This is a predicted structure of a 507-nucleotide part of an RNA (small-subunit ribosomal RNA, 5' domain) from Candidatus Endomicrobiellum mastotermitis. NCBI's taxonomy places the organism under Bacteria, Elusimicrobiota, Endomicrobiia, Endomicrobiaceae, Candidatus Endomicrobiellum. The coordinates come from a structure-prediction model, not an experiment, and the mean pLDDT is 84.
Context: one part of a larger RNA
RNA sequence: GAGUGAACGCUGGCGGCGUGCCUCAUACAUGCAAGUUGAGCGAGGUUCUACAGAGUAUCGUAGAAUCUAGCGGCAAACGGGUGAGUAACACGUAAGAAAUCUCCCUCAAAAUGGGGAAUAUCUCCGAGAAAUCGGAGUUAAUACCGCAUAAGACCACAGUUUGGCAUCAAACAGAGGUUAAAGCAGUAAUGCGUUUUGAGAUGAUCUUGCGGCCUAUCAGCUAGUUGGUAAGGUAAUGGCUUACCAAGGCUAUGACGGGUAUCCGUCCUGAAAGGGUGAACGGACACACUGGAACUGAGAUACGGUCCAGACUCCUACGGGAGGCAGCAGUAAGGAAUUUUGGACAAUGGGGGAAACCCUGAUCCAGCGACGCCGCGUGGAGGACGAAGGCUUUCGAGUUGUAAACUCCUUUUAGAGGGGAAGAAAUAAAUGACGGUACCCUCAGAAAAAGCCACGGCUAACUACGUGCCAGCAGCCGCGGUAAUACGUAGGUGGCGAGCGUUACUC
Numbered sequence: 001g002a003g004u005g006a007a008c009g010c011u012g013g014c015g016g017c018g019u020g021c022c023u024c025a026u027a028c029a030u031g032c033a034a035g036u037u038g039a040g041c042g043a044g045g046u047u048c049u050a051c052a053g054a055g056u057a058u059c060g061u062a063g064a065a066u067c068u069a070g071c072g073g074c075a076a077a078c079g080g081g082u083g084a085g086u087a088a089c090a091c092g093u094a095a096g097a098a099a100u101c102u103c104c105c106u107c108a109a110a111a112u113g114g115g116g117a118a119u120a121u122c123u124c125c126g127a128g129a130a131a132u133c134g135g136a137g138u139u140a141a142u143a144c145c146g147c148a149u150a151a152g153a154c155c156a157c158a159g160u161u162u163g164g165c166a167u168c169a170a171a172c173a174g175a176g177g178u179u180a181a182a183g184c185a186g187u188a189a190u191g192c193g194u195u196u197u198g199a200g201a202u203g204a205u206c207u208u209g210c211g212g213c214c215u216a217u218c219a220g221c222u223a224g225u226u227g228g229u230a231a232g233g234u235a236a237u238g239g240c241u242u243a244c245c246a247a248g249g250c251u252a253u254g255a256c257g258g259g260u261a262u263c264c265g266u267c268c269u270g271a272a273a274g275g276g277u278g279a280a281c282g283g284a285c286a287c288a289c290u291g292g293a294a295c296u297g298a299g300a301u302a303c304g305g306u307c308c309a310g311a312c313u314c315c316u317a318c319g320g321g322a323g324g325c326a327g328c329a330g331u332a333a334g335g336a337a338u339u340u341u342g343g344a345c346a347a348u349g350g351g352g353g354a355a356a357c358c359c360u361g362a363u364c365c366a367g368c369g370a371c372g373c374c375g376c377g378u379g380g381a382g383g384a385c386g387a388a389g390g391c392u393u394u395c396g397a398g399u400u401g402u403a404a405a406c407u408c409c410u411u412u413u414a415g416a417g418g419g420g421a422a423g424a425a426a427u428a429a430a431u432g433a434c435g436g437u438a439c440c441c442u443c444a445g446a447a448a449a450a451g452c453c454a455c456g457g458c459u460a461a462c463u464a465c466g467u468g469c470c471a472g473c474a475g476c477c478g479c480g481g482u483a484a485u486a487c488g489u490a491g492g493u494g495g496c497g498a499g500c501g502u503u504a505c506u507c
Base pairs, nucleotide, nucleotide: 001507002506003505004504006503007502008501009500010499013376014375015374016373017372018371019369020368021334026332027331028330030329031328032327035074036073037072040071041070043068044067045066046065047064048063049062050061051060081287082286083285091211092210093209094208095207096206097205100204101203105200106199107198108197109196110195111194112193113147115145116144122137123136124135125134126133127132153178154177155176157174159172160171161170162169163168183192184191185190213259214258215257220250221249222248225247226246227245228244229243230242231241232240262284263283264282265281267276268275269274289310290309291308292307293306312323313322314321315320340366342365343364344363348362349360350359351358352357379409380408381407382406389400390399391398392397413448415443416442417441418440419439423434451496452495453494454493455492456477457476458475462491463490464489465488466487472479473478
């Protein structure tokens, strides 16, 4: 000098765009943050209409609209948060998988036949303070289970051709075995589904080369350890697991141990080399009170799912139960320090749905903070051998100083009044949280808007008074003991300016 997620002191007019718990991965009151689907299913409620009937009561039947607890489907593995752990194929980069899986989506081929047994809801009974649970009976399905039909799917045979990278891969034809399904809407056409297979796309998993911290006051480490055979397991390779066999494997090119730490694109600095950094934004990983485990599923070992154990908090009728903000707000605590218990789904996206639409603290906006960057303003021109006041003085004057007053002018911004968007696309109509915002016009009036630090040298800027090695200053050198340009105050001056200075950290 440059920089910062900064803080502190003094000061503070406006706008735009960003940004805001770096500390206790501490504990959390309250609200919201993941639902949707009646065009899969039975049932119930409400309203309306029609009919029967003496009938605008009630009831029955039929139909329509609407609401919904339950069964079923899809989603909930995304999106959002945090960085505790991790020195590791975690990350980055470059390869490999002849060792793999992939819901939804796209393309292609084929199929969608015929049956069965339950169960929630509901009704009745019961247990319990509650959370919730038990028994009996009834019912439906795109829920569940057989049967049929099956192939270029799968399994084990035997064959030919082509190719390759050791196992092998692909294609062709053969005989044997195994394996599937569900319907819904519509007058219909048809559409949406369902099942099997192939290809793609997307996503994921696994393996490897290389790369990036400190420490030798850590020198030896290792028995599933290193390799083989066989089996199991997995989507899949593999000591991944087990049995047996061998005795290997790593290490001063730093094993093993200890400490620290998410990694990267980046960001800061620097002429570069390099050094530092990993907030915000983007990619990857890990975690979800602590530890462990699996279930469901295409996908989780699952933040707002389940089970077990633990700590903590809460309810209790003492028998037993409930909970998890490192989602958005917000509270307490800690701290030098970090915001509103706001609005809207209008846009962009996401989930569900045939759609209408519903949900969305993702997101878009608004609020708070000079926390940062950028822009603007606090007036402009004229105006004296120069008012007053202040300060200094050699008492003559000098300086503040064109500064003020005064004259003429302007009105940005702030204020008041009037008008008023784009962002809205598909298209006919309707649809804007922001917001009566931005922006435009008019009005009045210089009106409402300047401070902070320094002035001995480094380093731009000097005098007076007070103090008297005191009080104090100080980044370094150093000032202060009676004439202090270095302390304190005042006048003046210099620098920067809605900021200025200090502290901390990096180059």